A computed fold for a 67-nucleotide RNA from a marine eukaryotic metagenome, annotated as transfer RNA.
It matches the Rfam family "tRNA". Its family is annotated with triplet codon-amino acid adaptor activity in the Gene Ontology. Rfam's curators write: Transfer RNA (tRNA) molecules are approximately 80 nucleotides in length. Rfam classes the family as a transfer RNA.
The RNAcentral record of the sequence draws on MGnify.
Model confidence (mean pLDDT): 80 of 100.
[in-house]
């Protein structure tokens, strides 16, 4: 200089209204048991801080971290 940073993990989400999904974890349902499958559910200061906008994960600027 470049490219990343979103849920315990892997990730979508590139201004619009309540931020999602698999997996993982908790409950059930079915099994003699477990596993698998089904339905339910719990989990987010969206790295920090400012600023732009009627609204920012989403753009701008500074700093942190990792490639």
């Nucleotide at each position: 200089g470049g490219g990343a940073g979103u849920a315990g993990c892997u990730c979508a989400g590139u201004g619009g209204a309540u931020a999602g999904a698999g997996c993982a974890g908790c409950g059930g349902u079915u099994u003699u048991c477990u596993a698998a499958a089904c339905c339910g559910u719990u989990g987010g200061u969206c790295g920090g801080g400012a600023g732009u906008u009627c609204g920012a994960a989403u753009c701008u600027c500074c700093c942190c971290u990792c490639c």